[in-house]
RNA sequence: AGGGUUUGAUUGUGGCUCAGGGCGAACCCUGGCGGUGCGCUUCACCCAUGCAAGCCGAGCGGUGUGGUGUGGGCAACCAUGCCACAUAGCGGCGGACGGCCGAGUAAUACACAGGUAAUCUACCCAUAGCAAGGGAAUAACUUGGGGAAACCCAGGCUAAUUCCCUAUAGGACCACGUCCGGGAUCGGGUGUGGUGAAAGGGAUUAGGGGAGACCCUAGUCCGGCUAUGGAUGAGCCUGUGUCCCAUCAGGUAGUUGGUGAGGUAACGGCUCACCAAGCCUAUGACGGGUAGCUGGUCUGAGAGGAUGGCCGGCCGGACCGGCACUGAGACACGGGCCGGACUCCUACGGGAGGCAGCAGGGGGGAAUCUUGGGCAAUGGGUGAAAGCCUGACCCAGCGACACCGCGUGCAGGAAGAAGCCUUAUGGGGUGUAAACUGCUGUCGGGAGGGACAAAGGGACAGGGUAAUUCCUGUCUUGAUGGUACCUCCGGAGGAAGGGACGGCUAACUGCGUGCCAGCAGCCGCGGUAAUACGCAGGUCCCGAGGGUUGCCCGGAGUUACUGGGCGUAAAGGGUCCGUAGGCGGCCCGAUAAGUUCUCUGUGAAAGCUGCCCGCUCAACGGGCAGAGGUCAGGGAAAACUAUCGGGCUCGAGACUGGCAGGGGGAGCUGGAAUUCCCGGUGUAGCGGUGAAAUGCGUAGAUAUCGGGAGGAACGCCGAAGCCGAAGGGGAGCUCCUAUGCCAGCUCUGACGCUGAGGGACGACAGCCGGGGGAGCGAACCGGAUUAGAGACCCGGGUAGUCCCGGCCGUCAACGAUGGGUACUAGGUCUUGGGGUAAAUCCUCAGGGCCGAAGCUAACGCGUUAAGUACCCCGCCUGGGGAGUACGGUCGCAAGACUGAAACUCAAACAAAUUGACGGGGACCCGAACAAGCCGCGGUGCAUUUGGUUUAAUUCGAUGCAGCGCGAAGAACCUUACCCGGGCUUGACAUGGUAGCUUAAGCCUGCCCGAAAGGGUGGGGUGAACCUGGGGAAACUCAGGUUGGCUACCACAGGUGCUGCAUGGCUGUCGUCAGCUCGUGCUGUGAAGCAUCGGGUUAAGUCCUAUAACGAGCGCAACCCCCGCCCAUUGUUGCUACCCGGUAGCACCGGGGGCACUCUAUGGGGACUGCCGGCGAAGAGCCGGAGGAAGGAGGGGAUGACGUCAAGCCCGCAUGGCCCUUAUGCCCGGGGCUACACAAGUGCAACAAUGGCCGGUACAGAGGGAAGCAAACCCGUAAGGGGGAGCAAAUCCCUAAAGCCGGUCCCAGUUCGGAUCGGGGUCUGCAACCCGACCCCGUGAAGCCGGAGUGGCUAGUAAUCGCAGAUCAGCUACGCUGCGGUGAAUACGUUCCCGGGUCCUGUACACACCGCCCGUCACGCCAUGGAAGUCGUCUGCACAGGAAAUUCCCAAAAGGAACGAAUGUGCGGAUGGCGACUGGGGCGAAGUCGUAACAAGGUACCCCUACCGGAAGGUGGGGGUG
Repeated sequence: AGGGUUUGAUUGUGGCUCAGGGCGAACCCUGGCGGUGCGCUUCACCCAUGCAAGCCGAGCGGUGUGGUGUGGGCAACCAUGCCACAUAGCGGCGGACGGCCGAGUAAUACACAGGUAAUCUACCCAUAGCAAGGGAAUAACUUGGGGAAACCCAGGCUAAUUCCCUAUAGGACCACGUCCGGGAUCGGGUGUGGUGAAAGGGAUUAGGGGAGACCCUAGUCCGGCUAUGGAUGAGCCUGUGUCCCAUCAGGUAGUUGGUGAGGUAACGGCUCACCAAGCCUAUGACGGGUAGCUGGUCUGAGAGGAUGGCCGGCCGGACCGGCACUGAGACACGGGCCGGACUCCUACGGGAGGCAGCAGGGGGGAAUCUUGGGCAAUGGGUGAAAGCCUGACCCAGCGACACCGCGUGCAGGAAGAAGCCUUAUGGGGUGUAAACUGCUGUCGGGAGGGACAAAGGGACAGGGUAAUUCCUGUCUUGAUGGUACCUCCGGAGGAAGGGACGGCUAACUGCGUGCCAGCAGCCGCGGUAAUACGCAGGUCCCGAGGGUUGCCCGGAGUUACUGGGCGUAAAGGGUCCGUAGGCGGCCCGAUAAGUUCUCUGUGAAAGCUGCCCGCUCAACGGGCAGAGGUCAGGGAAAACUAUCGGGCUCGAGACUGGCAGGGGGAGCUGGAAUUCCCGGUGUAGCGGUGAAAUGCGUAGAUAUCGGGAGGAACGCCGAAGCCGAAGGGGAGCUCCUAUGCCAGCUCUGACGCUGAGGGACGACAGCCGGGGGAGCGAACCGGAUUAGAGACCCGGGUAGUCCCGGCCGUCAACGAUGGGUACUAGGUCUUGGGGUAAAUCCUCAGGGCCGAAGCUAACGCGUUAAGUACCCCGCCUGGGGAGUACGGUCGCAAGACUGAAACUCAAACAAAUUGACGGGGACCCGAACAAGCCGCGGUGCAUUUGGUUUAAUUCGAUGCAGCGCGAAGAACCUUACCCGGGCUUGACAUGGUAGCUUAAGCCUGCCCGAAAGGGUGGGGUGAACCUGGGGAAACUCAGGUUGGCUACCACAGGUGCUGCAUGGCUGUCGUCAGCUCGUGCUGUGAAGCAUCGGGUUAAGUCCUAUAACGAGCGCAACCCCCGCCCAUUGUUGCUACCCGGUAGCACCGGGGGCACUCUAUGGGGACUGCCGGCGAAGAGCCGGAGGAAGGAGGGGAUGACGUCAAGCCCGCAUGGCCCUUAUGCCCGGGGCUACACAAGUGCAACAAUGGCCGGUACAGAGGGAAGCAAACCCGUAAGGGGGAGCAAAUCCCUAAAGCCGGUCCCAGUUCGGAUCGGGGUCUGCAACCCGACCCCGUGAAGCCGGAGUGGCUAGUAAUCGCAGAUCAGCUACGCUGCGGUGAAUACGUUCCCGGGUCCUGUACACACCGCCCGUCACGCCAUGGAAGUCGUCUGCACAGGAAAUUCCCAAAAGGAACGAAUGUGCGGAUGGCGACUGGGGCGAAGUCGUAACAAGGUACCCCUACCGGAAGGUGGGGGUG
């Protein structure tokens, strides 16, 4: 500090989301130790039990217990003392503190700063003074009584520091007078008069008296009273600050003020009587919601935002509501009374209770602890004190709840064990990790020692005093705790998990799963190769914790004070006037409110920050300092703002004189046109459209002429023009009226700008009332169109459009741009004015365009700002829901204004970019159309496919670009399919182990069988090499190797799946002219330029221009074939010439020959080179010459970047998955050849340019040995026999159309040949399913083919035959080649199809086979209305009347006022439910249409009105987005 996410990409706008920090937390998994903190956030819900506030006998009278005296008595006992302890009661002080909680409270509160001259303050301190005399009651106790109890009643006795009276009064208070002072009420002094106290009680020492109780004196201590002051605490008052809703806008009767009185400690309407009618409120009253406030805490760079648990301050509360009493203090948590709810006791009559004290229980909840120890310390109450009390407090317990600290070991230890994971099988990872070796000893465990926290008090001793108090010393006092801490022992021994690993974000592989199961904070993963699910290995992060959830701040400059915006992204009010308010020209003076500086006080402590210190460190704690404010007060300054005073003229206004104008209102007038009416002329049509029809017209239309009526609108002028604030304004004239501009520089003297509320104006449509109504024209009625047509088009037509009056108040009311002022280059056009003799010149005010700087995300804006600044107003804060609902205001209504939420989405959006697309434009090309020729589509057959069928009809190819395609050969084989029979290391490869190796192999039998296969024999033959032994050698023996066989193990095998895992090859756009790169330049960027423009070309071909300059892949050329020539070659080819054979000038091609043809190799030739014209020039084009060939001569090969997840796993290769006595392999048979149909591609035809018969001529290119086969013979023929020749320029396979002659005579035929019958031939193991061919017979459909559709531009189409591959044969009419004969036509580019370039629009980008709207249907969700119904809060009126207080009453009784609960009635606000109902949102594949995006096929949109299943349509006005 930012990141992810809208797009194909980009920039911006904008939301969502993540990384950080925090918590009184909770949940999940896990868990060794210690320290310090913290621990019911929910039901202010209810509570068993114990404890939490008592103390004082030195205030008093009693009583009890113990001890000890005296007198009497033997004793029991009686009388009377003393001492100690205890204590119910009276009395005193304290129970108003401490502790708990946060309900209520938006101000009776809190915070900060002040005031109190309007006040009080027990205990404490200081000062001054006082305490004299007298009286009375009552509890305890006792007697009697009531009650179950709680407790109560009556009689009697008694004390006090209890109560009462009198006295005294320095001072206090009150009244009056007076003096001084002050800040209004007042404060202080003083004089006179008046008023009001007490407990001389208690303890004790010494002395004295008394028998004693006790008394007196002196002293000390504790108390009592008055007054003043202090300290502390409190009351009241003031200023400022303190949440949300204006869909809460008016509130208020003690209300506001006054006078008087009452009341209070005290001011005050606090209360009351009377008088007045005020008071609060847009600077937010009143009402509603929520909430204790604060020091602080969390976060943040800060400003802010959020928060108020623990600790501290304040407030409020104590079961709920009300009330007072006592008291210094309360309206009182552990006091009282009353009402209420609840719980408990009860003898049913009546009573008792209040944990929001500590612990604890129940309940609620995601969730929060022990019914512990101690008063040792600190603090509190009380007491003279010891002491007593103290769940305050100090400690301990529980809880990883938080923070902090420590440990779970350290060192060595392999090129690296095992296991696990992975792998390309070589290896790699876990990993020095472990084992193992050597050490250490924190924590935990055991043992021993062992605190600080303690001072004070008490006891004793000493000193001191008359004596106590006092001083010193010694002893004594610890819950925590035998804890912290220290030492020793022991042994690595007891101590690691959690989350994550697609991006953000650090960390990757395998397996499983297969849009399933699941994950997910956002984007998003999962549909068979998932780094995203689950598991595992590995890795990363943190670590006694780790994650998750919730909440807060941050990031978010995403409410913008710091610090945002509003032309098009959300956002300028429709316009003007103007109120409050905000802001405001120049000069001088004054003041000092703002402002600045300085000083004083305060902002408690804690906290925070810095430094230092103490716990071994840290957390934690201590000390010192600092920071912290809209604070208060004093002083100073006077520039700026403000205020006051004075002045000025440039802002503003006025005045004078001109000027322009569709500015507004009223009246009058005019002509053109439409329609209607009358009349004339005139006749069959008119009208309307894409084409029509409805309609009008022979009752005379349309057309035309004349006359008339009526309404509405004002042509030309007219313009980028003018006026107005906007809406808006257009014939002419008149009247009324407003504004603006210019010039003059006469006057006023800041009079200004803006403007929340408010007011006025405000197109069209619409509404009400009254007129008017020609044309037009929602609705409506017809006609068309259409699948439909509630539309577009046509014919009619009502409201309305017009006028008067009154409403409405909206709009794309737009420049989508609020108003004002100032400043910042120009150019050009234009309207009005001025200067001037004039001006192309200057100037003022407007209206446009282009542009500097600058601004902007870009587009664009640019003196008419969207620039630079200031002032004021309005408005915005993701999309949808929604301008909807509810509420309110306005309106006759329609509706307008104001204006949410639930829910839902991860976007919505702006500008620009590249594409793609357009029923957009421009240019161009192509057998694309047109012009033409021949076909297809109809028939029959062939073939392929779909479909169907089948045991199987194997599989693939599927718009163009599948369908005579893979297949250039399915009877078996092929063959992958089906049925059946068999084999299992296999039909085939490699390796290993064991056994055999005179075995296997080779030869030859038998049995079963359809074969494959299985079973079982015979005979002969029977390999090579190495080592060692023997041998002269041949050879032999043993072992081994290669090879072979058997068994077993690894494996083979698969035309099984995935072409969407792939290689490779191919199709297609397309032989189209395009596709890119480097550098540079432009742009924030995507990207652009180059590659566009002007010419030209078949071509991004070339030229030219140029912020481009170059280059690459394509184009072209280089290659092959054909066309002309030359050279070479000369057999098997050729034959002009010569020779020869021959009757022959025929023929043969024999001998010469190689000229020609030809063969096949190499060259030449064509390049716009030449001429003319066109082109500015050039590139090039047109024409011409020459030439075999001319502008690419014809044809072929050659296919850019890429597109279609195009095609092929069944050609081959290949990842992954699957099968393994089968999905492998072998065999027999069947199937791929089926057949109601349908389609594609072909063949043959329908005939006379023909069929048939006879005769006759001419190719090219190929093929030939398991071959091509001649002559000749046989057969009607297929064919058979035969075999010459030929491994081929030699031999063979070989033409047809054509030509000549004849016949047929338009007929389903002498056309046509399907189908079927019969008979044959050939191939082959075999022609049944299922071959081809031949002969005889049979003789179907078909007479030129609907809509539609294909090919072809010249040696082309058409037509004719020939050959080849595959192949035993052949279903080939297919395919690939070859030659023969040989046309027609192209005006042209409007249209159809495809393509290229440029421009344009776009809401498309899996890109128009796109996107997308609304109704309807279904499911889910939230929500509005709704007859009502049930709560909650609250107002008013009335009823009601407890306790308490006050009053009346002599007391009591009783009464009155006030008064809580409660009740009744009428409202207000808010919430739950609600039959039914309204729309809305969401939901992989529902229905209907096609509204929008392209001119979206009727341009779209806004407001309004009407209409319609729906999107929507139409009318009126408006906008251009």
RNAcentral holds the sequence, with entries from SILVA. The RNA shown here (small-subunit ribosomal RNA) has 1521 nucleotides and comes from an uncultured bacterium. The coordinates come from a structure-prediction model, not an experiment, and the mean pLDDT is 85.